[in-house]
Model confidence (mean pLDDT): 83 of 100. The part of an RNA shown here (large-subunit ribosomal RNA, domain I) has 539 nucleotides and comes from Faecousia sp.

Context: one part of a larger RNA
RNA sequence: GGCAGACGGUGGAUGCCUUGGCUCUCGGAGGCGACGAAGGACGCGAUAAGCUGCGAAAAGCCACGGGGAGGAGCAAAUAUCCCUUGAUCCGUGGAUGUCCGAAUGGGGCAACCCGGCGGGCUGGAGGCCCGUCACCGGCAUAGCCGGGGCGAACGUGGGGAACUGAAACAUCUAAGUACCCAUAGGAGGAGAAAAUAACAUAUGAUUCCGCAAGUAGUGGCGAGCGAACGCGGAGGAGCCCAAACCCGCACCGUCCAGGCGGUGCGGGGGUUGUAGGACCACGACAUCGCAAGAAAGCAACCAAGUGGAACGCCCCUGGAAAGGGCGGCCGUAGCGGGUGACAGCCCCUUACACGUAUGGUUGCCGAAGCGUAGUGGUAUCCUGAGUAGCGCGGGGCACGAGAAAUCCUGCGUGAAACUGCGGGGCCCAUCCCGCAAGGCUAAAUACUCCCGGGAGACCGAUAGCGAACCAGUACCGUGAGGGAAAGGUGAAAAGCACCUCGAGCAGAGGAGUGAAAGAGACCCUGAACCCGUCUGCCU
Repeated sequence: GGCAGACGGUGGAUGCCUUGGCUCUCGGAGGCGACGAAGGACGCGAUAAGCUGCGAAAAGCCACGGGGAGGAGCAAAUAUCCCUUGAUCCGUGGAUGUCCGAAUGGGGCAACCCGGCGGGCUGGAGGCCCGUCACCGGCAUAGCCGGGGCGAACGUGGGGAACUGAAACAUCUAAGUACCCAUAGGAGGAGAAAAUAACAUAUGAUUCCGCAAGUAGUGGCGAGCGAACGCGGAGGAGCCCAAACCCGCACCGUCCAGGCGGUGCGGGGGUUGUAGGACCACGACAUCGCAAGAAAGCAACCAAGUGGAACGCCCCUGGAAAGGGCGGCCGUAGCGGGUGACAGCCCCUUACACGUAUGGUUGCCGAAGCGUAGUGGUAUCCUGAGUAGCGCGGGGCACGAGAAAUCCUGCGUGAAACUGCGGGGCCCAUCCCGCAAGGCUAAAUACUCCCGGGAGACCGAUAGCGAACCAGUACCGUGAGGGAAAGGUGAAAAGCACCUCGAGCAGAGGAGUGAAAGAGACCCUGAACCCGUCUGCCU
């Protein structure tokens, strides 16, 4: 020195555990903000660095309700207090709420600086205190109302890639995706036929799901892209204007001063395609409905809570009984958790039953309010114009210009008026369906930052969120940004009084606690690597 064994050290794997995560599900909520948000800065404690809470009234103040013995947060300790005249704690409402931040009197390198006006304090001040003073929009304009900013995804609109695929690449694809901007709501968008069909005298707003169907198509007919009709379901709802016509007001024009005409505004009227309405005649004021609907009342639910069955002082093991034995009991409750090992009957719960001053949600009720008819006649009037259509250039439709309809429109052109107009995938005819160029509209659909309940052939500390622990922290970066490691004594601190060695508040040995200290805080278990000590063997 090597190998082996024994015993240790080191190290922190493994096992067990879980306060934390992950994924769903049901219900709720779907917003907060100039009444100053989200988010912060700085403060507030007897002693107070951090976290939490709070705001100069500062770990808090007031009221009401709950609750009933302790309490002054995490978090020990000392001191001092509070509390059955009901504290702490829980719920609801209120008060206070520095400074920054949309930040809004002006400025500014956020949490700072400096003002105007009115009022107050003061002997006074270049001092202090209170209130107020930004901008934009609207209007009944000395003023009032609204806006602004923040927020996870979901929505709509305006812009809009590339990598990639095509085994290269340009049309194409990726993809109208990512991303940027605007903006809305609890949803949003769409939506009441100028629809879809097709010989059936069919359907009847929109949306979503299943099928139709990877079909018909489209496509350097490559890669790919990819419907609709119809059927089955979810849900179900229909309406209002513009115009004709009538009336009023204002202004203008004209006039023979009675009026007439025009324009604008307001009210009535009216809203569709088997055309409808105006107009004229007859008839009616009923009926039915409402998406809008106040207050009060009632009811249910939510935000604290209340009650809630049944074992043993028996025996055994043990540190400890919930284990084993014995004998009982409850059960509309044997879900789950805790308790010194495994508890229906010890504790909290659980089944079940009950409860609200106040606040909130929903429903019922329903005032005011709103809407709603019919018949006939006539063919005088009305029925959405720089519109439809067309040409050129683009875009969108599953559809890449194609035979390319349909939809949108930058430029140009430009109708008809119910004897009218659009569509039925070039185009024409017949036939059929519809009525554009104004608007509104619940539900079925999408999503989850957040709150409550429940679940898991989900994880169990290199896993599971980045974060079980004071984590978006420490740390890194000029910055945008990047971004950790780190859980476990014991049933209970009973956390080792006292003694000895030692320079020692290091460490060790006794003693003591404990079931265990080989559980001693570097604390459950304690693998391997690695390092020792002793013994044996080999060299």